[in-house]
RNA sequence: UCGGAUAAAGCCAAACCCGCCGCGAGGCGGGGACGGAAAGCCCCGGGUCUCACAUGGUGCGAGACAGCCGGGUUGCCCAAA
Repeated sequence: UCGGAUAAAGCCAAACCCGCCGCGAGGCGGGGACGGAAAGCCCCGGGUCUCACAUGGUGCGAGACAGCCGGGUUGCCCAAA
C1' cells in the first nucleotide's frame, strides 16, 4: 500500500416501542439490536420519497434520505497475503 481473522480495544445502531419537533418525507432524545470497516462527515452526480404550483404525457421550485449506488474528505485496530 492492498486487504479484513472465529484477533483485541473501542465505535455506530435497522425494525419495533415511548417522548418531543415537522403539513409531510423525516429529524432529535430514551429504550432496543438487524446489521456495519467508514453505518464518520459533505446532497457533488444518479436514484427514491415529501410538500407546493402548473399539467395531456409531464415539468418546476423547496425539502428528506449519507444504513440505495457512485464521488469527495477525514479516520481506529491488525493476523495472513